[in-house]
Context: one part of a larger RNA
RNA sequence: CGCGGAAAUUUGAGGAGGCCCUUCCUUAGUACGAGAGGACCGGGAAGGACGAAGCUCUGGUGUACCAGCUGUUCUAUCAAGGGCAUUGCUGGGUAGCUAUCUUCGGUUAAGAUAAACGCUGAAAGCAUCUAAGCGUGAAGCUGUCUCCAAGAUUAGAUUUCACAGGUUGGUCAGAGACGAUGACCUUGAUAGGCUCUAAGUGUAAGCGCAGCAAUGCGUUCAGCUGAGGAGUACUAAUAAACCAUUUGA
Numbered sequence: 001c002g003c004g005g006a007a008a009u010u011u012g013a014g015g016a017g018g019c020c021c022u023u024c025c026u027u028a029g030u031a032c033g034a035g036a037g038g039a040c041c042g043g044g045a046a047g048g049a050c051g052a053a054g055c056u057c058u059g060g061u062g063u064a065c066c067a068g069c070u071g072u073u074c075u076a077u078c079a080a081g082g083g084c085a086u087u088g089c090u091g092g093g094u095a096g097c098u099a100u101c102u103u104c105g106g107u108u109a110a111g112a113u114a115a116a117c118g119c120u121g122a123a124a125g126c127a128u129c130u131a132a133g134c135g136u137g138a139a140g141c142u143g144u145c146u147c148c149a150a151g152a153u154u155a156g157a158u159u160u161c162a163c164a165g166g167u168u169g170g171u172c173a174g175a176g177a178c179g180a181u182g183a184c185c186u187u188g189a190u191a192g193g194c195u196c197u198a199a200g201u202g203u204a205a206g207c208g209c210a211g212c213a214a215u216g217c218g219u220u221c222a223g224c225u226g227a228g229g230a231g232u233a234c235u236a237a238u239a240a241a242c243c244a245u246u247u248g249a
């Protein structure tokens, strides 16, 4: 841009993907075979690789966070802290992201067939699966399963609407390179702040007590943080503009 306009829900022409493999047990040491050996068919259980989703578990990361430690400098000094030293080093670690972690998947009809195997059967009084006709038959084909899909220009269908809607602008994230998508814009919990909290770290500072002191104990499962959760209009989402609304058929 097209399909008259708007919002929502859809059908599926067509397309893509998937339909994988191994081992063990059993049937059964049976059929078969002199023996050695050793099944078809059927039933059951594990596993591998691959794929999808997810973070409950197990881990990783986690330059938000908490603690310990060293050197130096600064806050006049002690104590307590700030800066720098690869995030200074080390030990942990929420959310998010993630795999080696977790869950799930590859199934089953049906149809037409390939090679192959047949039935009936002439040409050719016999024979012959084939010439007419009729069957069986594969991880393969169609289909069943998952996803996309009306630019399928054959542009489909259904519902509602005609003062129908959409965009710009702003606060944002279950979204994200940017567009886009989704939530919200005071008739408001959209983000920040504040309060509480899951969780992390691990018992702050100050003071008191014991000790010559290093240090320990008490106040204290404290203090600090809190990307997650809940609540609360304190702050910011103001105000408005534009397109469309054809009196189409």
Stems, first nucleotide, its partner, number of pairs: 001151001005161006014148004020048007032037001050105005058099004065092005070085006110142002116136004165243004169185005190236003193232005199225003206219005